[in-house]
Molecule: Lysine riboswitch aptamer
Organism: bovine gut metagenome
RNA sequence: GAUAGAGGCGCGAGGUUCAUCAGUACGUUUCUGUAAAAGGAAUCAGCUUUCCGCAGAAACCGAAAGGGAAUAUCGCCGAAGUAAGAAGCAGUGGCUGAACGGUUUCUUACUGGGCCGUCGGAAAACAUCCGCCGGACUGUCACGCAAGUGGAGCGCUAUC
Numbered sequence: 001g002a003u004a005g006a007g008g009c010g011c012g013a014g015g016u017u018c019a020u021c022a023g024u025a026c027g028u029u030u031c032u033g034u035a036a037a038a039g040g041a042a043u044c045a046g047c048u049u050u051c052c053g054c055a056g057a058a059a060c061c062g063a064a065a066g067g068g069a070a071u072a073u074c075g076c077c078g079a080a081g082u083a084a085g086a087a088g089c090a091g092u093g094g095c096u097g098a099a100c101g102g103u104u105u106c107u108u109a110c111u112g113g114g115c116c117g118u119c120g121g122a123a124a125a126c127a128u129c130c131g132c133c134g135g136a137c138u139g140u141c142a143c144g145c146a147a148g149u150g151g152a153g154c155g156c157u158a159u160c
Base pairs, nucleotide, nucleotide: 001160002159003158004157005156008077010076011075012074013073015071016070017069018068027060028059029058030057031056032055033054034053039052040051041050042049043098044097045096046095047094048093080111081110082109083108084107085106086105087104088103089102091100092099112138113137115135116134117133119131120130121129122128140151141150142149143148
């Protein structure tokens, strides 16, 4: 240097089914209040196009996505995750600009792994995920007579 492996409630992807989301949003009808085309709405600004509203209550109808569980399959063991930056793709009526969210690739930094817990963030959520910190456990190498201590995956083991 190449190849092949190991850690175990091991990591991730899309599919199927299920529950939740939720009797929620949307829609229809009725009533009340309010605005009045010189008005209002479609994220913001300008122009434009289209529409006729806006708010509340009641009745009827009634979702979906994200997140989750199970299941088999696939890809794997920096698997993967997080943060920052760069480039691209499409989206929000049309154009220009902004803003927002989504997604793909690359670069850098950190984290061996899963579990439990406080705190914080996301989320409809007490589910779950993410982050800092703490705890024991576990795999690995080093040191040590031993009990143990310490390090990090750019590591460790085997073969060539």